Model confidence (mean pLDDT): 81 of 100. Transfer RNA from an uncultured Verrucomicrobiota bacterium, 75 nucleotides, folded computationally.
């Protein structure tokens, strides 16, 4: 340099045109002799960034940035 996959909540991930979710973590309460256990509830998101398509975009298209892997060249 080229190619591919990936980027979504604090962490790990799902969702691939029509209300953004799950588990863990966090917070509050209950329970308990007590607890990191159990139960109930709450909160948490510029869906990497910019632009385009569409009635409607996390999802499709383009560019850019980043991560990972593969390939190639040079000294």
């Nucleotide at each position: 340099g080229c190619c591919a996959a990936c980027g979504u909540a604090g962490c790990a991930c799902a969702g691939c045109g029509g209300u953004a979710g799950u588990g863990c973590a966090g917070c509050u309460g209950a329970u308990u002799c007590g607890u990191a256990a159990u139960c109930a509830g709450c909160a948490g998101g510029u869906c990497a960034u910019g632009g385009g398509u569409u009635c409607g975009a996390a999802u499709c298209c383009c560019a850019u940035c980043g991560u990972u892997g593969g390939c190639u060249c040079c000294a």
It matches the Rfam family "tRNA".